[in-house]
RNA sequence: GUAUCCAUAACUUAAUUGGUAGAGUGUUGAUUUUCGAAAUCAAAAGUUCUAGGUUCGAGUCCUAGUGGAUAUG
Numbered sequence: 001g002u003a004u005c006c007a008u009a010a011c012u013u014a015a016u017u018g019g020u021a022g023a024g025u026g027u028u029g030a031u032u033u034u035c036g037a038a039a040u041c042a043a044a045a046g047u048u049c050u051a052g053g054u055u056c057g058a059g060u061c062c063u064a065g066u067g068g069a070u071a072u073g
Stems, first nucleotide, its partner, number of pairs: 001072007010025004019056001027043005049065005
């Protein structure tokens, strides 16, 4: 340089071939306990890497860019 793949909550990840984003861990609060841990319940936390385009509607499709991984020279 070229080709392929990946980017979603603090972390690990899901999302039905386009229909309005969920879970686990962690964090916070409550219950329980003499106090902790564990357990149970609840809550908060996402402009889905960036900028455009298509569409009634985009995490998903298209274009360009950024970062990372693999292969090849």
A computed fold for a 73-nucleotide RNA from Schistocerca gregaria, annotated as transfer RNA. It matches the Rfam family "tRNA". The organism belongs to Schistocerca, within Eukaryota. RNAcentral holds the sequence, with entries from Ensembl Metazoa.